The part of an RNA shown here (large-subunit ribosomal RNA, half B) has 1177 nucleotides and comes from a Deltaproteobacteria bacterium. The source organism's lineage runs through Bacteria, Pseudomonadati, Myxococcota and Myxococcia. RNAcentral holds the full RNA, with entries from SILVA. Its Rfam family is "Bacterial large subunit ribosomal RNA". Model confidence (mean pLDDT): 81 of 100.
Context: one part of a larger RNA
RNA sequence: AUCAAGUUAAGGGAAUUCGGCAUAAAUAGUCCCGUAUCUUCGGUAGAAGGGAUGUCUAUUCUUUUGUAUGAUUCAUUGUAUGGGGGAGUAGAUCUCAGUAACAAGGAUGGCACGACUGUUUACCAAAAACGUAGCUAAGCGCAAUUCCGAAAGGACGAGUAUGCUUGGUGAAGUCUGCCCAGUGGUGGUGUCCAAACACCGGUUUCAACCGGUCGAAGGCCCAUCAAACGGCGGGCCUAACUAUGAGGCUCUUAAGGUAGCGUAAUGCCUUGUCGUCUGAAUGGCGACGUGCAUGAACGGCUUAACGAUGUUGUCACUGUCCCUAACUUGCACCCUCCGAAAUCAUUUACCGGUGAAAAGGCCGGUGUCGUCUAGUGGGAAGCGAAGACCUUGUAGACCUUUACUGCAACCUGUUGUUGUGAACUUAUUAUGAUUGCCCAGAGUAGGUAGGAGCGUUGAAACCUGAAUUCCGGUUCAGGUGGAGCAAAAGUGUAACACUACCCAAUUUUAAUAGGUCCACUAACCUUACUGGGACAGCAAUUGGCGGGCAGUUUGGCUGGGGCGGCACCCCGCAGAAAAGAUAUCUGUGGGGCCCAAAGACAAACUCAUCCAGUUCGGAAAUCUGGAGUAGAGUGUAAAGGCAAAAGUUUGUCUGACUGUAUUUUGAAAAGCAAGGAAUGCAGGAAUGAAAGUUGGGCUUAACGAACCAUCGAUGAUUUUUAAUGGAUCACGAUGAUGUCAGAAAAGGUACCUCAAGGAUAACAGGCUUGUCGCCCCCGAUAGUUCACAUUGACGGGGCGGUUUGGUACAUCGCUGUCGGCUCUUCCUAUCCUGGAUGUGCACAAGCAUCCAAGGGUGUCGGAGUUCACGCAUUAAAAGGGAUCGUUAGCUGGGUUAAGAACGUCGUGAGACAGUUUGUAUGAUAUCUACUAGAUGUGUCGUUGUUUGAGUGGAAGGACCCUCCAGUACGAGAGGAACGUGGGUUCGGAGCCUCUGGUCUACCAGUUGUUAUGAGCAGGCUGGGCAGCUACGCUCUAUCCGAUAAGUGCUGAAAGCAUCUAAGCACGAAGCGGACCGCAAAACGAAACAACAUAAGCCGCAGUAAAAGACUGCGUUGAUAGAGACGGAAUGUAAGCAUUGAGCUUUCGCGAUUUGUUCAGUUCGCGUCUACUAAAAG
Repeated sequence: AUCAAGUUAAGGGAAUUCGGCAUAAAUAGUCCCGUAUCUUCGGUAGAAGGGAUGUCUAUUCUUUUGUAUGAUUCAUUGUAUGGGGGAGUAGAUCUCAGUAACAAGGAUGGCACGACUGUUUACCAAAAACGUAGCUAAGCGCAAUUCCGAAAGGACGAGUAUGCUUGGUGAAGUCUGCCCAGUGGUGGUGUCCAAACACCGGUUUCAACCGGUCGAAGGCCCAUCAAACGGCGGGCCUAACUAUGAGGCUCUUAAGGUAGCGUAAUGCCUUGUCGUCUGAAUGGCGACGUGCAUGAACGGCUUAACGAUGUUGUCACUGUCCCUAACUUGCACCCUCCGAAAUCAUUUACCGGUGAAAAGGCCGGUGUCGUCUAGUGGGAAGCGAAGACCUUGUAGACCUUUACUGCAACCUGUUGUUGUGAACUUAUUAUGAUUGCCCAGAGUAGGUAGGAGCGUUGAAACCUGAAUUCCGGUUCAGGUGGAGCAAAAGUGUAACACUACCCAAUUUUAAUAGGUCCACUAACCUUACUGGGACAGCAAUUGGCGGGCAGUUUGGCUGGGGCGGCACCCCGCAGAAAAGAUAUCUGUGGGGCCCAAAGACAAACUCAUCCAGUUCGGAAAUCUGGAGUAGAGUGUAAAGGCAAAAGUUUGUCUGACUGUAUUUUGAAAAGCAAGGAAUGCAGGAAUGAAAGUUGGGCUUAACGAACCAUCGAUGAUUUUUAAUGGAUCACGAUGAUGUCAGAAAAGGUACCUCAAGGAUAACAGGCUUGUCGCCCCCGAUAGUUCACAUUGACGGGGCGGUUUGGUACAUCGCUGUCGGCUCUUCCUAUCCUGGAUGUGCACAAGCAUCCAAGGGUGUCGGAGUUCACGCAUUAAAAGGGAUCGUUAGCUGGGUUAAGAACGUCGUGAGACAGUUUGUAUGAUAUCUACUAGAUGUGUCGUUGUUUGAGUGGAAGGACCCUCCAGUACGAGAGGAACGUGGGUUCGGAGCCUCUGGUCUACCAGUUGUUAUGAGCAGGCUGGGCAGCUACGCUCUAUCCGAUAAGUGCUGAAAGCAUCUAAGCACGAAGCGGACCGCAAAACGAAACAACAUAAGCCGCAGUAAAAGACUGCGUUGAUAGAGACGGAAUGUAAGCAUUGAGCUUUCGCGAUUUGUUCAGUUCGCGUCUACUAAAAG
């Protein structure tokens, strides 16, 4: 010095900024007056906005308290005299100012959200989030629902539906629409599915297994419930201008968004359109509405009051700003004492280049004597932290769910604890009884066997009753009756009387095993009861349900990852570079079969196409002749093949064989499986006269491990063996893994964690430059004519490295990311200013181009904005680079954490280059660099004065007015220039006479406190010298030289022409001087003068100053102090005298006024004076 905390600022007054942030300023206490709008009538309200306020002297009312003395009904009261408060009135009087200090609301309008007071992320979020009263739904009758616990036990609850528990919404007002298809809840039903136990059956028995019966919860099915989870369409046409569409048609849904609200905390497009607020508004408010993607208790719409909420106006106010300045204290600096940490390879320049593409160190230049101090923060891709973003990991953790697999809890059947008695009922067994109807046949023929007999021990028939029924009848019991019924014949599959056995069904009784329901009491429970009760509970087991809980999974490739795709297995061709091999999310195409002939052999034949001919017949049908190297065909891709065939046709066949061995491919150069190919041998076949060929297909694709299951007239082994069956092994067949050498598997994380990676993304750099910007070539077109004053199509070629991309080279043991502020420098493709040329240049104003980077290029509105838009100016309001310059410089509005909300998506956890609100910016500077200040040494003595090689500067830039001149020019309208003079603005430098600011030297006033002096962050207020300052004052030329574009003279090459080739001359704010600074470490270390010395220490000081330094003085002295005088500031001291509204007990009291008194006080200033200190050394 900056900074921190404070004080004050002329003029302006939010122009600052994301935003009036800071609460900086303003307001402020008390009394009186007076208060809009809205309103839930309580409020809003201290609304807003005005006025008063001190002191003194009187006086009125009132309150309280003491003393003395009376009265009385003993609780008060009278009189006299004091003290303390409160509220007024009148008069007087002083100040800049009277709540004088301290203390002490700024106000108001619109909107959003939330009703309110309240609560919250201790340590970055106080909010719109949570809560709330109120509304609403569901559960629960008390041994309750709900909750804690392994259980015992406990809470709610000394409570009992006006109660408790759980969920949603969130005062009040006004409302809360449609949908039950999906998910879920609740209820119902049954010839459906459904386990264990039990029972029955099968496998000769057992075991195990299988089938059936029975059949709970649950599922299925049928209803219902949305203040349960949730959801709430599209197309075409249509009214007498147009537009719109009340309306119509149609598709479709479970229903198709009702009332409201609506560019919104929700709207992408979007800064929607209109109005209003402003000079200007991406803002606010009010409207409009096809609303990407509003909407009704995930509540819709309003709403008084409230809010450290968000947003936007107005008034007041101000240093937020224009534009900074001064002052105070602290820190700092200096002296003495004590004394850390991170960090740490270093002997640590600049520029250009290079290089792992961003170098102090390498290369080339340039610069540089050594050392220290104070500063500033450009660099050390500085320090701090094994990047939080991103990717990867067969890393993790939480969270979710209709991921996988389990577990608790709950529901449920069975068994045990577990007993008694009725009623009803099911099954089985036993027993008794009964029944058995196609047609034909007398007619109700169950089957088989026996059978010629049965019957007075009572046949047929009839009556009564019972059962049954196919309504015909049959059977039984009782009665009457008194002789028939069978056989034979006939019908029929079967023949009947009578007897025996059996089948099916019905039924009586009994037993066994259950089921339903009722009752009991004695297990058991109990809150102790006039209780419950074989239930419950508990234990075992069965099925269901089951993110309540747990363990896990949630591929790969990839020009980052994701989305997409499959380049993940196999085949052909190209790529592939004449062996082989060879990559890409290279190009072009295929396969996951087919065929009992499309296979084997043998023989015969020749195709496509064309020409000629020929009934219907045509371009094209079949036939004849000819040409015909393949232009056809070859099951399917392509390539390679193929003509007495590998093609086409015919004949005969099944080699589309068994066993075994080798080679090869798969898999180059180690190993390696499935699969594929080729070649032998043996066997037995097919075909051919034969040689031969044939182990599927002209060749190259057409495929799959282990475990497991099933199968096999297969084989072997094992146990007992007479055999079956069972088990094991081998071989073969079938079943699939296509992520194809083959796990059983969904998501979220912004609450996140760990490890690793620059093997891999986002910023910046590098390379590239499609895109972007600029330039050039060509010259169609326009320009009345005329390509080139101007315009410049279709095309072509470059440059730049400011856009956007590509890439993934450096950085993930860390290079801080947008915009603004601040400050510097460079480029030119020049916006202005300067100089020129052309013009479709009369002048003026332009248009285009050339030279030129010295200087300049601004303010405001809304938006975080860069950009863009707008208002008013200006000579002009140019474009860019510097790690999209600049965060160890500031800010932190945006992006991009944790909270919260809306819309949309998702079942959900959650998500969104969608929106909204809120939200920590570290640090003591080692080196280098820069700005300043010292010191040592060298320059061979000391002191002083200079020179100037170099070096810095913009030291000036621009504009306006007047005259020239109403001139030149021009028909006019208009309307210059060179040059003269004056001013303005921006920049720079110096200064303080003036003006303004400050002025903690100083003077004065005054409040509360205070014995006085003083103090109260100068207590406050009014002034203010010096100093420092800007808002103030002064200064801030011209010229010379060499040039650029350009203009010329002379002049050839080229008898002309030509500014050029030789020569000569002009020509710009630009370049070099002139001008102002620094400068001899300018190591070539300079020059000149004087002297023989000089300087330092020490002391008094300040034209100086952080420390050093610098300057002055040191008794031969005015250097400082002190004193005197002058000047300046303030504003008239104290004391004395006087005045004074009034009061007065006549003693006095009294704010205040005037005079003495331009006094008193003070001074960083000037002059004078050795009084003090600059001693001796």